[in-house]
RNA sequence: GCCGUCGUAGCUCAAUUGGCAGAGCACCUGAUUUGUAAUCUGGAGGUUGCGGGUUCGAUUCCCGCCGACGGCU
Numbered sequence: 001g002c003c004g005u006c007g008u009a010g011c012u013c014a015a016u017u018g019g020c021a022g023a024g025c026a027c028c029u030g031a032u033u034u035g036u037a038a039u040c041u042g043g044a045g046g047u048u049g050c051g052g053g054u055u056c057g058a059u060u061c062c063c064g065c066c067g068a069c070g071g072c073u
Stems, first nucleotide, its partner, number of pairs: 001072007010025004019056001027043002030040002049065005
């Protein structure tokens, strides 16, 4: 240099012929307990890597860039 896969909550990952962005753990509140842990209840937390394009509508399709991993030279 070329090719491929990937980038979504603090962490690990879901979410498709384009149609309300979710789960588990962690965090916060409350219940329980003498107290802690465990368990249960409720809650918060996202520019879907960045910038454009297509579309009524983009995590999803197209282009460029950045980053991670792998392959080829």
The prediction has a mean pLDDT of 80. A computed fold for a 73-nucleotide RNA from a Phycisphaerales bacterium, annotated as transfer RNA. Rfam family: tRNA. Rfam's curators write: Transfer RNA (tRNA) molecules are approximately 80 nucleotides in length. It is annotated as a transfer RNA. The RNAcentral record of the sequence draws on ENA. Lineage of the source: Bacteria > Pseudomonadati > Planctomycetota > Phycisphaerae > Phycisphaerales. The same sequence occurs in records of 2 taxa.